Context: one part of a larger RNA
């Protein structure tokens, strides 16, 4: 000199763009953050028609339940992790894939239940128990199948055997669901290909300590088996005795990694907030279930600590989602609006519902950028202040006075784009941005420094006191260094200080 997610002191006009718990991965009141659906069923209620006035039928339908899809995305945090975790370059020698795209074939025929509901009943509650009724794209049979899977023998290729790959044959096993507005629709089943995603493997790179030198027994390898979507000591049985290490193993400490960001002429050094990619975690620890996908933040089970309810028998909970509270701290915001846009979930398309993702608004000089706080003229060099050699000097064209302008702020009027889809309709922001008019210099300047480094000096007070200080050093009676005043210098809605990095 530059920089910061900064803080503190003094001060503080406006607009725009960004950013805002770096500490306790501490504990959390309250609200919201993941639902949705013409598969099915019950059905409060409403409307219409008929009516023997008891009701019946049709349509709509709050809400409950079965079922499907989604709750593995999106959002948060950085505790752990020195690791194939990350970065980079490859590989599938051994893999999986819901939805989506392309393509082939099929969707035939039966059956029995369980919720909701009704009745009885237990419990303070959470939540149940028993009996009965019922539908489905829920569940279970049968049929069908060039294509999937298993087996058998055959043929061909790899020189033969083993084995592998391919071909064709036989045989066995394995599918389905229908819906609607009747269509060039959606859905279901079984394959093939693709896209994207996941899983796995490998080379290289990836902090400090040797005041850590030896480490290792499923350890290293083989055979076989199990397990997995799949390879593999991943696990197990047996066999061998290996494997790693001064090119730093092992141990200890620290730490999420990167694109980037800061600095620097560069080489480097520092850093990993915001935005983007990957990883890990969800009160601490462990486990599996479901599923295409999890060992699952707002799912389940066990356990630990804590909190809450209780009729003492037993139950409930997890903000490192968005707000917000307490606590910690030098320190970090609103219990706001909207789904209008973008994107996501469900849904034949659409409509619709949900969406604290997102878009907006609020707060904060926290940062960056821009603008303003007037302009011209004005000497009697006014008054006042300060200094003085008492002559004067300085503040100083500064003020007053005269003329002019109206940005921003203010008031009033107009007023968007962002909106895309066949049409219609659709804006939270917002009466915002922007435009026009109006009045009046009106409403808008501070902070630090002035001994040298270092731009800028005098007076008074104090008297090694009080105090200053980044370094050198000032202060003990004439202090340009302390305190105040005047003047001056620097930067300016900021200016200084502290902390950290180059």
């Nucleotide at each position: 000199g530059g920089a910061u997610g900064a803080a503190c002191g003094c001060u503080g006009a406006c607009a725009g763009a960004a950013u805002g718990c770096u500490u306790a991965a501490c504990a959390c009141a309250u609200g919201c953050a993941a639902g949705u659906c013409u598969a099915c069923u019950c059905g409060a209620u409403g409307u219409a028609a008929c009516u023997u006035c008891g009701g019946u039928u049709a349509c709509a339908g709050a809400g409950g339940g079965u079922g499907g899809c989604g709750g593995a995305c999106g959002g948060g945090u950085g505790a752990g992790u020195a690791a194939c975790g990350c970065g980079u370059a490859a590989a599938g020698a051994a893999c999986u894939u819901g939805c989506c795209c392309u393509u082939u074939a099929g969707c035939c025929u039966g059956g029995g239940a369980c919720a909701a509901c009704u009745g009885u009943u237990g419990g303070a509650a959470a939540c149940g128990a028993c009996a009965g009724c019922u539908a489905a794209u829920a569940c279970c049979g049968g049929a069908u199948a060039u294509u999937a899977u298993g087996a058998a023998a055959c043929c061909a290729a790899g020189g033969c055997a083993u084995c592998u790959u391919g071909g064709a044959u036989u045989u066995a096993u394995g599918a389905a669901a229908g819906c609607u507005a009747u269509a060039u629709g959606c859905g279901c089943u079984a394959g093939a290909g693709g896209a994207g995603a996941g899983c796995u493997u490998u080379g290289c790179g990836u902090c400090c300590u040797a005041u850590u030198a030896g480490c290792u027994a499923g350890u290293u390898g083989g055979u076989g088996a199990g397990g997995u979507a799949a390879u593999g000591g991943c696990u197990c049985a047996c066999c061998a005795a290996g494997g790693c290490g001064a090119c730093g193993a092992u141990a200890g400490g620290u730490a999420g990694c990167c694109g980037g960001c800061c600095u620097g002429a560069g080489a480097g050094g520092g850093u990993g907030a915001a935005c983007g990619g990957c990883c890990a975690c969800a009160a601490g620890g462990g486990g599996a279930c479901u599923g295409a996908g999890a060992c699952a933040c707002g799912g389940c089970c066990c356990u630990u600590a804590c909190u809450c309810c209780u009729a003492c028998g037993g139950g409930a909970g997890g903000c490192a989602g968005c707000a917000g509270u307490g606590g910690g701290g030098a320190a970090u915001a609103u219990u706001g609006g909207a789904c209008a846009a973008u994107g996501g979930a469900c849904c034949a398309a659409a409509a619709g519902u949900c969406u604290g993702a997102u878009c907006c608004a609020g707060c904060a000089a926290u940062u960056c950028u821009g603008u303003g706080u007037g302009c011209u003229u004005g000497a009697u060099g006014a008054a006042g202040g300060c200094c003085u050699u008492c002559g004067g000097g300085u503040u100083g064209u500064a003020a007053a006075g005269a003329g002019c302008u109206u940005u921003a702020a203010g008031u009033a009027g107009g007023g968007a784009a962002g909106a895309a889809g066949a049409a219609a309709g659709u804006g939270a922001c917002g009466g915002u941005a922007c435009c026009u008019a109006c009045a009046g210099a009106a409403u808008a300047a501070g902070c630090g420094a002035c001994g040298g480094c270092u731009a800028a000096a005098u007076a008074c007070g104090u008297g090694c006191c009080a105090g200053c200080a980044g370094c050198c050093g000032c202060g003990g009676u004439a202090a340009u260094a302390c305190g105040u005043a005047u003047g001056u210098c620097g930067c300016a809605a900021g200016c200084g200080u502290u902390a950290u990095c180059c």

Small-subunit ribosomal RNA, 5' domain from a freshwater metagenome, 502 nucleotides, folded computationally.